The RNA shown here (transfer RNA) has 74 nucleotides and comes from Bauldia litoralis. Taxonomically the source falls in Bauldia (Bacteria, Pseudomonadota, Alphaproteobacteria, Kaistiaceae). The coordinates come from a structure-prediction model, not an experiment, and the mean pLDDT is 82. Rfam family: tRNA. Its family is annotated with triplet codon-amino acid adaptor activity in the Gene Ontology. By type it is a transfer RNA. The sequence was found in a public genome assembly.
RNA sequence: CGGAGUGUAGCGCAGCCUGGUAGCGCACCUCGUUCGGGACGAGGGGGUCGCAAGUUCGAAUCUUGCCACUCCGA
Numbered sequence: 001c002g003g004a005g006u007g008u009a010g011c012g013c014a015g016c017c018u019g020g021u022a023g024c025g026c027a028c029c030u031c032g033u034u035c036g037g038g039a040c041g042a043g044g045g046g047g048u049c050g051c052a053a054g055u056u057c058g059a060a061u062c063u064u065g066c067c068a069c070u071c072c073g074a
Base pairs, nucleotide, nucleotide: 001073002072003071004070005069006068007067010026011025012024013023020057028044029043030042031041032040050066051065052064053063054062
């Protein structure tokens, strides 16, 4: 320098192809249970979907540019 992939909650991921209320597991908080802890049960909080722009009534999703990381090639 060229090509490909990944980026979504504290962590691991789904959702993207086919635009229409942002989700799951673990973790966290509260309560119950227990002498207490753990386990179990019930409830709850947490997101500028890497950044910016464009298209659209509507973008995590489509388009463009950029950034970070991984891999391949030179």